[in-house]
The RNA shown here (transfer RNA) has 73 nucleotides and comes from a Patescibacteria group bacterium.
């Protein structure tokens, strides 16, 4: 320098052809308990790496760019 894969909630990851962004764990509140844990109920939390483009509508398609992994030179 070039090819491919990835970047989504605090963490690990979903989201089959574009149509209201979700799960588990973690966190907060309540119940349960003498108390803690477990368990049950409820809740908060996201510019989808960044910037543009296409579209009525983009995590998803297109372009550029940054970061990580991997292969080639």
């Nucleotide at each position: 320098g070039g090819g491919c894969c990835g970047g989504u909630a605090g963490c690990u990851c979903a989201u089959c052809c574009g149509g209201u962004a979700g799960a588990g764990c973690a966190c907060c509140u309540c119940g349960c308990u003498u108390g803690c844990a477990c368990c049950g109920a409820g809740g908060a939390g996201g510019u989808g790496g960044c910037a543009g483009g296409u579209u009525c509508a983009a995590g998803u398609c297109c372009u550029g760019u940054c970061c990580g992994g991997u292969c080639c030179a």